[in-house]
Bacterial RNase P class A, 367 nucleotides, folded computationally. The coordinates come from a structure-prediction model, not an experiment, and the mean pLDDT is 77. Rfam family: Bacterial RNase P class A. Rfam classes the family as a ribozyme. About the family: Ribonuclease P (RNase P) is a ubiquitous endoribonuclease, found in archaea, bacteria and eukarya as well as chloroplasts and mitochondria. The model forms 94% of the base pairs in the Rfam consensus.
RNA sequence: AGAGUCGGACGGGUCAUCGCGGAAAAGGUUUCUUUUUCGAGGAAAGUCCGGGCUCCGCAGGGCAAGGCGCUGGGUAACGCCCAGGAAAGGCGACUUUCGGAAAGUGCCACAGAAAACAAACCGCCCGAUAUCCUUUGUGAUAUCAGGUAAGGGUGAAACGGUGGAGUAAGAGCCCACCAGAUAUUCCGGCAACGGAGUAUGCUUGGUAAACCCCGCCAGGAGCAAGACCGAAUAGGAAAGCGUUUGAGGCCGGCCCGGCCGAAGCUUUCGGGUUGGUUGCUAGAGGCGCAUGAGUAAUCAUGGUCCCAGAGGAAUGAUGGCCGCCCCGUCAGGGGAACAGAACCCGGCUUACAGACCGGCUCUUUAC
Numbered sequence: 001a002g003a004g005u006c007g008g009a010c011g012g013g014u015c016a017u018c019g020c021g022g023a024a025a026a027g028g029u030u031u032c033u034u035u036u037u038c039g040a041g042g043a044a045a046g047u048c049c050g051g052g053c054u055c056c057g058c059a060g061g062g063c064a065a066g067g068c069g070c071u072g073g074g075u076a077a078c079g080c081c082c083a084g085g086a087a088a089g090g091c092g093a094c095u096u097u098c099g100g101a102a103a104g105u106g107c108c109a110c111a112g113a114a115a116a117c118a119a120a121c122c123g124c125c126c127g128a129u130a131u132c133c134u135u136u137g138u139g140a141u142a143u144c145a146g147g148u149a150a151g152g153g154u155g156a157a158a159c160g161g162u163g164g165a166g167u168a169a170g171a172g173c174c175c176a177c178c179a180g181a182u183a184u185u186c187c188g189g190c191a192a193c194g195g196a197g198u199a200u201g202c203u204u205g206g207u208a209a210a211c212c213c214c215g216c217c218a219g220g221a222g223c224a225a226g227a228c229c230g231a232a233u234a235g236g237a238a239a240g241c242g243u244u245u246g247a248g249g250c251c252g253g254c255c256c257g258g259c260c261g262a263a264g265c266u267u268u269c270g271g272g273u274u275g276g277u278u279g280c281u282a283g284a285g286g287c288g289c290a291u292g293a294g295u296a297a298u299c300a301u302g303g304u305c306c307c308a309g310a311g312g313a314a315u316g317a318u319g320g321c322c323g324c325c326c327c328g329u330c331a332g333g334g335g336a337a338c339a340g341a342a343c344c345c346g347g348c349u350u351a352c353a354g355a356c357c358g359g360c361u362c363u364u365u366a367c
Stems, first nucleotide, its partner, number of pairs: 001363008010354001012322007020039008041338001045349002048347005053222004066217004070084005085098005099213002104211002106207003121152002123148003127144006133137001160178005179203002181200008226278004236269006244262001248260004285305003289302005324335004
């Protein structure tokens, strides 16, 4: 210098004017004014996981349905994060994947004889029969019956590899070496696993996001959760009084009295609609803070800060200057992504113009 790989952090700044939402205070007094102060993101998104919180359910346990899946650690928890292991890919930095296919069942397109207790299309070999012959054979050809998984061919995949012995031809049928599997011993590691050995010729295809087996997890619904207050009308429940022994209403301050009145009236309770308040944001909170523990994720102690809380609706607009990028005839002109909180938090995933910082790898060159 070129090519690459992994991670972190940002996503315009400032001033002026106008405007919007919340809170507090003051004024005004009934929804206005003034002042002060606060007012989106790294993803606020998808709503895919996990939790807090709330209500309902619940003696205890289980089935079904569901999710997760190497090991250790972190965490409130997780399907997340950190560290490690194995396998695969890459020259490398690094990346991707993860229980069991030797418990059982199923499936494996096309091609191929055969896709899994095997199988005979071609080939190879023994035999029988028939035919052929300038050659009468240890011959050739054809048919039939068998043996054979060495060789060919098909396929993503064909039942270990190389060599030898063996055989009619062949074959882990047998032997040597190599590779693997299973069982087992020792050593290292908390463990996944790694290393070394012994035995057995054991050689066992793939697929579990097919059923299934093993282990672990989990009751359901969600802030439209839930709590409080609660007008009017109708309806509900209970109690009291009452139906000619007159409840109740009217006149009246009250009693008497008069009139109306032929059946309901009064009180209490409960539920609950419009609506209002609350839940609501000081929290598993933030910090490029300090010290300590840890390889790390993270944790502990201390310091410091308060940072949207609405009605589904606010969080903006214009202009100047500066910074960045592009064009330029050097006067100037143009551009800036994805996207918008709604109970809160931890993750994952997806979108994103531009621009910054750092670790590491490979190649080439110079000193």
It was read from a public genome assembly, where an Rfam model found it.